[in-house]
RNA sequence: CGGGCCGGCUAGACGGUCGCGUCACCGAGACCUCCGGGUGUCGGUGCCGAGGAACGUCCGGGCUCCACAGAGCAGGGCGGUGGGUAACACCCACCCGGGGUGACCCGCGAGACAGUGCCACAGAGAACAGACCGCCGUGGGCGACCACGGUCAGGGUGAAACGGUGGGGUAAGAGCCCACCAGCGACCGGGGUGACCCGGUCGGCUCGGUAAACCUCGUCCGGAGCAAGGUCAACAGGGAACGCUGAGGCUGCUCGCCAAGUUCCCGGGUAGACCGCUAGAGGGCGGCGGCAACGUCGUCCCGAGAGAGAUGGCCGUCCAAACGCGAGAGCGUGGGACAGAACCCGGCGUACCGGUCGACCCGUUCA
Numbered sequence: 001c002g003g004g005c006c007g008g009c010u011a012g013a014c015g016g017u018c019g020c021g022u023c024a025c026c027g028a029g030a031c032c033u034c035c036g037g038g039u040g041u042c043g044g045u046g047c048c049g050a051g052g053a054a055c056g057u058c059c060g061g062g063c064u065c066c067a068c069a070g071a072g073c074a075g076g077g078c079g080g081u082g083g084g085u086a087a088c089a090c091c092c093a094c095c096c097g098g099g100g101u102g103a104c105c106c107g108c109g110a111g112a113c114a115g116u117g118c119c120a121c122a123g124a125g126a127a128c129a130g131a132c133c134g135c136c137g138u139g140g141g142c143g144a145c146c147a148c149g150g151u152c153a154g155g156g157u158g159a160a161a162c163g164g165u166g167g168g169g170u171a172a173g174a175g176c177c178c179a180c181c182a183g184c185g186a187c188c189g190g191g192g193u194g195a196c197c198c199g200g201u202c203g204g205c206u207c208g209g210u211a212a213a214c215c216u217c218g219u220c221c222g223g224a225g226c227a228a229g230g231u232c233a234a235c236a237g238g239g240a241a242c243g244c245u246g247a248g249g250c251u252g253c254u255c256g257c258c259a260a261g262u263u264c265c266c267g268g269g270u271a272g273a274c275c276g277c278u279a280g281a282g283g284g285c286g287g288c289g290g291c292a293a294c295g296u297c298g299u300c301c302c303g304a305g306a307g308a309g310a311u312g313g314c315c316g317u318c319c320a321a322a323c324g325c326g327a328g329a330g331c332g333u334g335g336g337a338c339a340g341a342a343c344c345c346g347g348c349g350u351a352c353c354g355g356u357c358g359a360c361c362c363g364u365u366c367a
């Protein structure tokens, strides 16, 4: 210098102006008042006002209410090992398998000798194998060839055809037998916390794939969600008591009952106000422990919180992308992605114009 790989940060800047939302203060006028004040309306001033994903709502927790003796079934999640964490399906390190020259990347990574199912097309045969061609034997035929039998070594089909090479053996063949290699299983020795790795001995044992098919094993999980849930007062409603003067209805009168009145108690749902509500498993920097995820200590910082509703527009000067012109410096046009809080965190997944920084790898060249 060229190409690559992994990770971090950023997500236009500044100024002016017009608006929007919460809160605080000031002013105006309205209502209530126990005269202390309170409530809402309008106007003004001031502070603050989205994100790395606020998104999808796919996992895991906090919090709240309900349920709950214990255990099991059903249903669902997870699945190499060891750590991290409040927890996880997340993260870190390692193991195994695959890809890459490499940095590095990928793996829904338990079990297929517990059982059942499935394996398209092609092919003779697709799972306690199989005879289409070929090879060999026997019989027939003058012969080309035909029939029966043996054979999976060779050919052919296929994603996959029941170990590989060599030798012995045989009518021809075959782990049928032998040597070596590969796999599997049993045992032994060594290393590692472990997954697992290294080495040795023995056994012809040679065994297909699929569990993002049923299933088996291990392990975890109670349900619903801030529109959770709580507090307050009022209205409608229900119950009890009283009836002292007069007044309603049944009824002309008395009693009684009903309605109304007063007092007390209860008070579902809806609507209202307030709480929950934002300082938290929070972040930056530094020290220490750890390979790391992370933990711990110190210090500093942290001004949305709604009504499911605001967080925007315009102008100016610059900055980057893109396009055009120019030999070039530059000039002109033009314009900033994805997207937007609503109880809060930890993850995952998805979307995204670009810019920038760092570690590492490969190639080439120079010293």
Base pairs, nucleotide, nucleotide: 001363002362003361004360006358007357008356009355010354012318013317014316015315016314017313018312020049021048023046024045025044026043027042028041030039031038032037051338055349056348058347059346060345061344062343063225064224065223066222075221076220077219078218079217080094081093082092083091084090095109096107097106098105099104110216111215115214116213117210118209119208132155133154134151135150136149137148138147139146140145163181164180165179166178167177168176182206183205184203185202186201187200188199189198190197191196229275230274231273232272237266238265239264240263241262242261248258249257250256282301283300284299285298286297287296288295289294319336322333323332324331325330
This is a predicted structure of a 367-nucleotide RNA (Bacterial RNase P class A) from Plantibacter sp. T3. Rfam family: Bacterial RNase P class A. By type it is a ribozyme. Rfam links the family to the GO terms ribonuclease P activity, dimeric ribonuclease P complex and tRNA processing. RNAcentral records the identical sequence in 9 taxa. The coordinates come from a structure-prediction model, not an experiment, and the mean pLDDT is 76.